[in-house]
RNA sequence: AUGGCAAUCUUGCCAAAACCGUUAAGGUGCGGGGGACUUGAAUUCCCGCGCGGACGAACCGGCAGGUCCGAUCCGCGCUCGGGGUGAAUCGCGCCGUCCAAGGCGCGUAGGGGUGAACUCCCAGCCCGAACCCGACAACUAACCUCGCCGGCAUCAGAGGAGGAACUC
Numbered sequence: 001a002u003g004g005c006a007a008u009c010u011u012g013c014c015a016a017a018a019c020c021g022u023u024a025a026g027g028u029g030c031g032g033g034g035g036a037c038u039u040g041a042a043u044u045c046c047c048g049c050g051c052g053g054a055c056g057a058a059c060c061g062g063c064a065g066g067u068c069c070g071a072u073c074c075g076c077g078c079u080c081g082g083g084g085u086g087a088a089u090c091g092c093g094c095c096g097u098c099c100a101a102g103g104c105g106c107g108u109a110g111g112g113g114u115g116a117a118c119u120c121c122c123a124g125c126c127c128g129a130a131c132c133c134g135a136c137a138a139c140u141a142a143c144c145u146c147g148c149c150g151g152c153a154u155c156a157g158a159g160g161a162g163g164a165a166c167u168c
Stems, first nucleotide, its partner, number of pairs: 011153004018028003029148006039138001048078007055070002058067003081136001082133004090107006110127003114123002118162004
């Protein structure tokens, strides 16, 4: 001198995910779910599956009990139906497979940033996932309930118009 790693502080980004407090309990604020009337939707049926128990029907048996069925009830579990958080939907192609599952690529509904605050335009870049509920939920006042986690940034650069605010 250059590069890399770690920690602290500051500034900023995604997201609801911030502040106060004895960093406790909790509060403020922001965000999600459930939940009437009215309205809407459905009625084209036969309210998914497994296990155990109760109850009921039928059958077998002299009794004890057993077999089988049930859109009945209870408990436990599952996910193909349905639903929820989220921008994260949808399509095509290839690999793979008996078929699937799965993997990869190209797009896309939609979403975020940068170009020095906001709106619009323009240009560029990035994301376009993951998880949860468990047969069940439209909206929804009162009411009930839950979350405030996590992940990132330091090179180069620095368009147009409009209306504001602030300062002189």
c-di-AMP riboswitch aptamer (ydaO/yuaA leader) from Cohnella xylanilytica, 168 nucleotides, folded computationally. The source organism's lineage runs through Bacteria, Bacillati, Bacillota, Bacilli and Cohnella. The sequence is in RNAcentral, with records from Rfam.